[in-house]
The prediction has a mean pLDDT of 76. Bacterial RNase P class A from a Brevinematales bacterium, 336 nucleotides, folded computationally. The sequence was found by an Rfam model in a public genome assembly. It matches the Rfam family "Bacterial RNase P class A". Its family is annotated with dimeric ribonuclease P complex, ribonuclease P activity and tRNA processing in the Gene Ontology. The family's RNA type in Rfam is ribozyme.

C1' cells in the first nucleotide's frame, strides 16, 4: 500500500425574527421540550384487574457446559462439529437395540444380500466359492498399506477408527495417554414416543376517583343436593359469593388521575477474559401531547446532510439507514 474480519461514534453546524407544549413565578421572565433504530408487533418484563390454593389428565415452549441478569427465543466466555490461508462465521437434549417411515434405482436399505466381474470343477451346460474390483443409491456393514489365498474376505498383522475400562487435566461440557479387544448396522426426533425444566388471561381504550342523569326497568329459563367464580384447558377436592343465563328497552360519553423518580442518567476508582457488577460524587423535564406539542421565514459555513416522529414504562431480537470518523485483528506486496 491492496485485500479482509469483528467492533464502536455521529448522523448538519452556528445566528436572528415571530410562532407551539410543559414546569417555575404575582409577574417580569428563567429553565426545559422525539431515535439509534422511536419502525416491526416478535418476544421478555414492571404495572394494573380478575380474592387463595391443592391433585389428575392434558396442551404448549424450551433443552451442549458455565457465568450475568429482573427475566428473556438475551448477552458473555467456553467446548464440540461444519466452512474459511487466517482474523473468524454457522449449528445444538439424549433415545432409532421402544413403536413407525425411507421414494425411485439397485442383486440386496430390519437382517441382509449376488447384477457384472474373478476363481476352481467341468467337452458344455451346471454346480462350487467370493464380496477384494465395478455398477445403482443420499447412504451397501469400517478405511489405508502389507502379508496370505484357487480368487479373495480383519482371514492375519501395522496405523487410524469403534466398543469397553483404567488414569491425568478442566467448576463442568469435553480432552488426552495407555490397556484389553478384530470389533462399527445408512437416514429421519419439524412421524409417534420416552427424559428433565417451566407456563395465566386482558391490557392505559388496563383501571382509579368525583360530578350528573336514568328505569333499583320488564320478559323467559334454572335455582341452595343449585348457580357463579377461582391464574395455560379439562375434572375433582377445596374456598368464597347469592344470585346467575339470555333477550328487550333505558341513562352516561363530563372532569381529575394514571403520565413519568425509574430493574433512571453521568463522572471517577476497583473486581472480571468478558458480559457485568461494587463504591463514591452529581444531575432530576433526558418529552408528557391528548384529534395529539419544537413549525416557518432569513443569513452564513462545508463533511452539502440517509433511515425516519414518543402517547404507560423499561430490556431484547429484527429490519431500514447517504454521508463522515475512529479502534482491534487477518492475509498479501514492498521498504528498513
Nucleotide at each position: 500500500a491492496g485485500g479482509g474480519u469483528g467492533g464502536g461514534c455521529u448522523g448538519a453546524u452556528g445566528g436572528a425574527a415571530c410562532g407551539c407544549c410543559c414546569g417555575c413565578a404575582a409577574a417580569g421572565g428563567c429553565g426545559g421540550g422525539a431515535g439509534g433504530a422511536a419502525a416491526g408487533u416478535c418476544u421478555g418484563g414492571g404495572c394494573a384487574u380478575c380474592a387463595a390454593a391443592a391433585a389428575g389428565c392434558c396442551a404448549c415452549g424450551g433443552a451442549c457446559c458455565g457465568g450475568c441478569g429482573a427475566a428473556a427465543a438475551g448477552c458473555c466466555g467456553g467446548a464440540u462439529g461444519u466452512c474459511g490461508c487466517a482474523a473468524g462465521a454457522c449449528a445444538a437434549u439424549g433415545g432409532a437395540c421402544g413403536c413407525g417411515c425411507u421414494a425411485c434405482a439397485g442383486a440386496a436399505a430390519c437382517c441382509a444380500g449376488a447384477c457384472c466381474g474373478c476363481c476352481g470343477u467341468u467337452u458344455g451346460u451346471a454346480c462350487g466359492g467370493u464380496a477384494a474390483g465395478g455398477g445403482u443409491g443420499a447412504a451397501a456393514g469400517g478405511g489405508u498399506g502389507g502379508g496370505g489365498u484357487a480368487a479373495g474376505a480383519g482371514c492375519c498383522c501395522a496405523c487410524c477408527g469403534c466398543a469397553g475400562g483404567u488414569g491425568g487435566c478442566a467448576u463442568a461440557a469435553g480432552u488426552c495417554a495407555c490397556c484389553u479387544g478384530g470389533c462399527a448396522g445408512g437416514g429421519c426426533a419439524u412421524g409417534c414416543c420416552c427424559u428433565c425444566c417451566g407456563u395465566g388471561a386482558u391490557g392505559c381504550a388496563a383501571g382509579a376517583c368525583c360530578a350528573a342523569a336514568u328505569a333499583g326497568g320488564c320478559a323467559u329459563c334454572c335455582g341452595a343436593u343449585a348457580c357463579u367464580g377461582a391464574u395455560g384447558g379439562c375434572u375433582u377436592u377445596u374456598c368464597a359469593g347469592u344470585g346467575g343465563a339470555u333477550g328487550c328497552g333505558g341513562g352516561u360519553a363530563g372532569g381529575u388521575c394514571g403520565c413519568u423518580u425509574g430493574a433512571g442518567g453521568a463522572a471517577a476508582g476497583g473486581a472480571g477474559c468478558a458480559a457485568u457488577c461494587c463504591u463514591u460524587u452529581c444531575c432530576c423535564u433526558g418529552a408528557g401531547a391528548g384529534a395529539g406539542a419544537u413549525g416557518u421565514u432569513c443569513c452564513a459555513u462545508c463533511u452539502c446532510g440517509a433511515c425516519a416522529g414518543a402517547a404507560c414504562c423499561c430490556g431484547g431480537c429484527u429490519u431500514a439507514u447517504a454521508g463522515g470518523c475512529c479502534c482491534a485483528c487477518c492475509c498479501u506486496g514492498a521498504u528498513a